[in-house]
Context: one part of a larger RNA
RNA sequence: UCGUGGUUAAGGAACUCGGCAAAAUGCCCCCGUAACUUCGGGAGAAGGGGGGCCCCAAUCGUGAACGAACUUGCUUCGGGAGCGUGAUAGGGCCGCAGAGACCAGUGGGAAGCGACUGUUUACUAAAAACACAGGUCCGUGCCAAGUCGCAAGACGAUGUAUACGGACUGACGCCUGCCCGGUGCUGGAAGGUUAAGAGGAAGAGUUAGCCGCAAGGCGAAGCCCAGAAUUUAAGCCCCAGUAAACGGCGGUGGUAACUAUAACCAUCCUAAGGUAGCGAAAUUCCUUGUCGGGUAAGUUCCGACCUGCACGAAUGGCGUAACGACUUCCCAGCUGUCUCAACCGCGAACUCG
Numbered sequence: 001u002c003g004u005g006g007u008u009a010a011g012g013a014a015c016u017c018g019g020c021a022a023a024a025u026g027c028c029c030c031c032g033u034a035a036c037u038u039c040g041g042g043a044g045a046a047g048g049g050g051g052g053c054c055c056c057a058a059u060c061g062u063g064a065a066c067g068a069a070c071u072u073g074c075u076u077c078g079g080g081a082g083c084g085u086g087a088u089a090g091g092g093c094c095g096c097a098g099a100g101a102c103c104a105g106u107g108g109g110a111a112g113c114g115a116c117u118g119u120u121u122a123c124u125a126a127a128a129a130c131a132c133a134g135g136u137c138c139g140u141g142c143c144a145a146g147u148c149g150c151a152a153g154a155c156g157a158u159g160u161a162u163a164c165g166g167a168c169u170g171a172c173g174c175c176u177g178c179c180c181g182g183u184g185c186u187g188g189a190a191g192g193u194u195a196a197g198a199g200g201a202a203g204a205g206u207u208a209g210c211c212g213c214a215a216g217g218c219g220a221a222g223c224c225c226a227g228a229a230u231u232u233a234a235g236c237c238c239c240a241g242u243a244a245a246c247g248g249c250g251g252u253g254g255u256a257a258c259u260a261u262a263a264c265c266a267u268c269c270u271a272a273g274g275u276a277g278c279g280a281a282a283u284u285c286c287u288u289g290u291c292g293g294g295u296a297a298g299u300u301c302c303g304a305c306c307u308g309c310a311c312g313a314a315u316g317g318c319g320u321a322a323c324g325a326c327u328u329c330c331c332a333g334c335u336g337u338c339u340c341a342a343c344c345g346c347g348a349a350c351u352c353g
Stems, first nucleotide, its partner, number of pairs: 001348008010339002014337001019334001027051005036041001038171001052093004057088001060084003066078004070073001094098001106332007113324002118130002134169007146155003172319004177249003182246002184242005191237003197231002203225001205223002209218003250268005277311001278308001289305005
């Protein structure tokens, strides 16, 4: 010096991002126990008292010897010794200390998030993430939908819509507003558009032949190339429905008898202009917003306000008892975390020898 233990005056979180670490609490019995609550809880709430050993006694349990009776029995009645119990009462003894060591809850208040028990990044993340019971929507009538497989086949399921698959939400309570213009999905079939196929008009090539002195021209059938009209499905256009489908949910100007503000009016745009509830929030940039509380002093915290840069209703909104190795703030206790360091062990390194 490092590691690991122990003790410490006075103070007691002043340390620090943060009480990290340590200290403290700890068992059994008795008393006592708040808000809140889904009436189950909360709760071991909190907060108090007792605890060793010896003696005595009550209590309770068991019940021998012995005695009596007769119905002579593994009988009944009496009897109470001994033993156990002794959570209790009284008395006594010892120590600093009696759950004497080991072992063995810190507690309380207030918020956020997630209802809960569970699950997870084997080897840096255990959480507010995942799951969950519950809710809603969509699909599926059975050789089901869906999934695996080229197929046979299998799962679904030896199930049958109170079932199975998919999506979202996530106990419970109160609720879940407006928009179908876009995208998606479902339905519709009048019209428009539209494939291969069918169809084969007009046309091209070739050439028997014909014309021509020749060059060349015309050119049937066949073969072959290309191919118009016409016919023709879904789809798309189109018409409806649908938001617990993907999603979206305005601007400007003016106005009240102090001022300020604007219930009100006007106007533009939109598919419709954000309802309830909440709100500087796990969301607030400006921002350490402003006010109140707590502190001597508080960028955090709690309660309000609303000017919501950029909350908002199953990408759920707001509450919520219980729960949490979750996150934040405060208080009590406790302490070498600190003021500020000291000493004593053990193990190592190092130096000397």